[in-house]
Context: one part of a larger RNA
RNA sequence: UGACGGGGACCCGCACAAGCGGUGGAGUGUGUUCUUUAAUUCGAUGGUAAGCGAAGAACCUUACCCAGGUUUGACAUCCUUGGAAUUUCUCCGAAAGGAGAGAGUGCUUCGGAACCCAAGUGACAGGUGUUGCAUGGCCGUCGUCAGCUCGUGUCGUGAGAUGUUUGGUUAAGUCCAUCAACGAGCGCAACCCUCGUGAAUAGUUGGAUUUUUCUAUUCAGACUGCCCUGGCAACAGGGAGGAAGGAGGGGAUGAUGUCAGGUCAGUAUUACCCUUACACCUGGGGCUAGAAACACACUACAAUGGCCGGUACAAAGGGCUGCCAAGCUGCAAAGCGGAGCAAAUCCCAUCAAAGCCGGUCUCAGUUCGGAUAGCAGGCUGAAACUCGCCUGCUUGAAGCUGGAAUCGCUAGUAACGGUAGGUCAGCAUACUACCGUGAAUACGUUCCCGGGUCUUGUACA
Numbered sequence: 001u002g003a004c005g006g007g008g009a010c011c012c013g014c015a016c017a018a019g020c021g022g023u024g025g026a027g028u029g030u031g032u033u034c035u036u037u038a039a040u041u042c043g044a045u046g047g048u049a050a051g052c053g054a055a056g057a058a059c060c061u062u063a064c065c066c067a068g069g070u071u072u073g074a075c076a077u078c079c080u081u082g083g084a085a086u087u088u089c090u091c092c093g094a095a096a097g098g099a100g101a102g103a104g105u106g107c108u109u110c111g112g113a114a115c116c117c118a119a120g121u122g123a124c125a126g127g128u129g130u131u132g133c134a135u136g137g138c139c140g141u142c143g144u145c146a147g148c149u150c151g152u153g154u155c156g157u158g159a160g161a162u163g164u165u166u167g168g169u170u171a172a173g174u175c176c177a178u179c180a181a182c183g184a185g186c187g188c189a190a191c192c193c194u195c196g197u198g199a200a201u202a203g204u205u206g207g208a209u210u211u212u213u214c215u216a217u218u219c220a221g222a223c224u225g226c227c228c229u230g231g232c233a234a235c236a237g238g239g240a241g242g243a244a245g246g247a248g249g250g251g252a253u254g255a256u257g258u259c260a261g262g263u264c265a266g267u268a269u270u271a272c273c274c275u276u277a278c279a280c281c282u283g284g285g286g287c288u289a290g291a292a293a294c295a296c297a298c299u300a301c302a303a304u305g306g307c308c309g310g311u312a313c314a315a316a317g318g319g320c321u322g323c324c325a326a327g328c329u330g331c332a333a334a335g336c337g338g339a340g341c342a343a344a345u346c347c348c349a350u351c352a353a354a355g356c357c358g359g360u361c362u363c364a365g366u367u368c369g370g371a372u373a374g375c376a377g378g379c380u381g382a383a384a385c386u387c388g389c390c391u392g393c394u395u396g397a398a399g400c401u402g403g404a405a406u407c408g409c410u411a412g413u414a415a416c417g418g419u420a421g422g423u424c425a426g427c428a429u430a431c432u433a434c435c436g437u438g439a440a441u442a443c444g445u446u447c448c449c450g451g452g453u454c455u456u457g458u459a460c461a
Base pairs, nucleotide, nucleotide: 001461002460003458004457005456007455008454009453010452011451012450013449015445016444019409020408021407022406023405026299027298028297029296030295031294032293033292034290035289042053043052064285065284066283067282068281069280070279073124077123078122079120080119081118082117083116086103087102088101089100090099091098092097107112126274127273129272130271135268137263138262139261140259142257147186148185149184150183151182152181153162154161155160166177167176168175192251193250194249195248197220198219199218200217201216202215203214223245226239227238228237229236230235301402305361306360307359308358309357310356311355317348318347319346322341323340327336328335329334368399373394374393375392376391377390378389379388415437416436417435418434419433420432421431
């Protein structure tokens, strides 16, 4: 000087408390461990792994296993030789691949050149092989915490200190006052985007026919500016006006560093290793197994409900190898059909469901719950056996609110309800967005956890 303390003082955070809803019990889904397996490819492992890489494993992907094949190679550059390119057929084969027989002679300055193909030769290619403890880059975390430093000066033999401490104040090393310090940098804040109010301008394909709604752009507006109280000040408490008030709400933005944190399998890359194989191609299988354990979700256990009928109101998105209307067929999934739309026009999509109105069920393992299973169908796709999704009929399991323990959330939030998108041929209980309905509680900081500042002790560095 740090680090640590079941030392002290002060402060903060959904950290506790006050509340609301969950998880832990059930079934299912997904991921992981373990086990099994020819293979169940690899990585991630307290917080900071476990619906994570993977925004989507039937083949492909695919890296794994089995089998069949190739060896200058699936891909790149160079050299030599031959041939235009190109293309047809036969045989073996699961395909890859192998063997064989033909068709074809383009351009030209007649030297040959370009492109492509085949063969050969080696230089080389190739490696999702190892090392994230050799690395770059990127990322997680402490933490959006308020810290981390420097120049000059001063103090100290020196390591270092001071500044950065102290008294206030703030979300903040934010600002003020003081002070052997005076200044400065990276952070904080602001500048950026978005929502909320108004104005102007422009309006198609949007809505109205009257002021306006909507869409887009540009401005204005909020600054403790005004008033009161306290204070040296910074600032704090209250009030007015205002759409908005003291950082108006949300986002992007992550200092010096820490964890030899993660990633050599995204790419790049050192070193090492393989080179008829640890490279490459193909068919099939596996990544989907199942005694068990864990994590995260979904659906429930019902009457604030289930079912049936009627009826109301969104936002944000996507669409040409696409979205697919009307109409018809089918109980339905869907099929036929073909209009419109490269989209404020048409379609997905009556654009919604919770909601509201009426009926029924009457507390039961039920008209709750839907697992499991059988049969019959539909769709995508060469192909749904391993191993997809959907529909109809039947079947109708566990489950009656969950032990110890534990998680999220402070307002348009939690909780509940649906909608869309990316991935994608097909496949979503995941993820990312969107709107609808819409709470309760916070006395307070003793305690638990994490963090910051000062101080103290130390046999630690």
Molecule: small-subunit ribosomal RNA, 3' major domain
Organism: uncultured soil bacterium